Bacterial RNase P class A from a Clostridiales bacterium, 343 nucleotides, folded computationally. Lineage of the source: Bacteria > Bacillati > Bacillota > Clostridia > Eubacteriales. Its Rfam family is "Bacterial RNase P class A". Rfam classes the family as a ribozyme. The prediction has a mean pLDDT of 76. A source record names the gene rnpB. RNAcentral holds the sequence, with entries from ENA.
RNA sequence: UAAGUAGGGCAGAUAAUCGCGGCUGCAAGUGUCGAAAGACCGCAGGUGAGGAAAGUCCGGGCUUCAUAGGGCAGGAUGCCGGUUAACGGCCGGUGGAGGUGACUCCAAGGACAGUGCAACAGAAAUAUACCGCUAGCAAUAGUAAGGGUGGAAGGGCAGUGUAAGAGACUACCGCCUGUCUGGUAACAGACGGGGCACAUGUAAACCCCAUCCGAAGCAAGACCGAAUAAAAGCGUUGACGUGGCCCGCUAGCUUUAGGUAGGUCGCUUGAGAUAACUGGUAACAGUUAUACUAGAUAGAUGAUUAUCCACGACAUAACCCGGCUUACAGCCUUGCUUAUUUA
Numbered sequence: 001u002a003a004g005u006a007g008g009g010c011a012g013a014u015a016a017u018c019g020c021g022g023c024u025g026c027a028a029g030u031g032u033c034g035a036a037a038g039a040c041c042g043c044a045g046g047u048g049a050g051g052a053a054a055g056u057c058c059g060g061g062c063u064u065c066a067u068a069g070g071g072c073a074g075g076a077u078g079c080c081g082g083u084u085a086a087c088g089g090c091c092g093g094u095g096g097a098g099g100u101g102a103c104u105c106c107a108a109g110g111a112c113a114g115u116g117c118a119a120c121a122g123a124a125a126u127a128u129a130c131c132g133c134u135a136g137c138a139a140u141a142g143u144a145a146g147g148g149u150g151g152a153a154g155g156g157c158a159g160u161g162u163a164a165g166a167g168a169c170u171a172c173c174g175c176c177u178g179u180c181u182g183g184u185a186a187c188a189g190a191c192g193g194g195g196c197a198c199a200u201g202u203a204a205a206c207c208c209c210a211u212c213c214g215a216a217g218c219a220a221g222a223c224c225g226a227a228u229a230a231a232a233g234c235g236u237u238g239a240c241g242u243g244g245c246c247c248g249c250u251a252g253c254u255u256u257a258g259g260u261a262g263g264u265c266g267c268u269u270g271a272g273a274u275a276a277c278u279g280g281u282a283a284c285a286g287u288u289a290u291a292c293u294a295g296a297u298a299g300a301u302g303a304u305u306a307u308c309c310a311c312g313a314c315a316u317a318a319c320c321c322g323g324c325u326u327a328c329a330g331c332c333u334u335g336c337u338u339a340u341u342u343a
Stems, first nucleotide, its partner, number of pairs: 001339010012308007020048002023045004029041001031040003050314001054325002057323005062217004074213005079093005094108001095106004109208002114206002116202003130147002132143004155173002158170003174196001175194008221265004230256005241249002273290007309312001
């Protein structure tokens, strides 16, 4: 310098004006709306989306039902250890696959519990003998080295052996299995045994084994609560009301439960954030300090102007967190790898 690989950060900037949603302070009318609860109106100050706010795919908090203890059904997960509130996430390892490498990818338990499936081709698909080889005149018998088909043909390869062959026998590799060593473990290594099966594959086929899961979700839910309708009581022998009493007037009045319309809360101070330090390879945990940083309910973030540049992508909170996935203009930056060149 080029190519690559694994991360991290930013997400137009500054100023002014107008507008919108919360908040705080001050002020205020026998103000407005409303039956009430409550809401609104002025001025000033300060504040107001994201790395994904998205998809709603996992996990948890919270809430109600409920008492969820057990079982069935159903679903999820599936190498080992750690981390966490929890997870199917994350971190570190093991094994396998790819890459010269940095590094990346993997749903990675069980196919001697049982069942199913394996098109076409091929002689034969879990069982076989078409060609071939050998013996024989032939009929026939032995065989599976070689050929051909297929994703897969009864471990591979070399030798011995034989009529030709064959784990029939031998070495090496593979497989199964035992012991020892290292490791928390997955697993790795060493030494020995078995001649090799249940003889293939398939469990993101049914299934088996192990572990986990109660359901619904903030339109959850809690409180207040009209009107209408309902029930009970009192009323034409005059109730209630008419400012205290009397007269007069006249047909309704009171209470209750329920919880609709509507209102308030839930609602943002949190398993949180930032910084430093400590422990840990890391995920993560701990200690100290600092600041408080949207909370609407038809739903606020916009517009205009000026200056500058690299001329600005994907996209807009709706109960809150931890993850995953997906979208994304352009720029900055760190570690590492490979190749080449120069000193």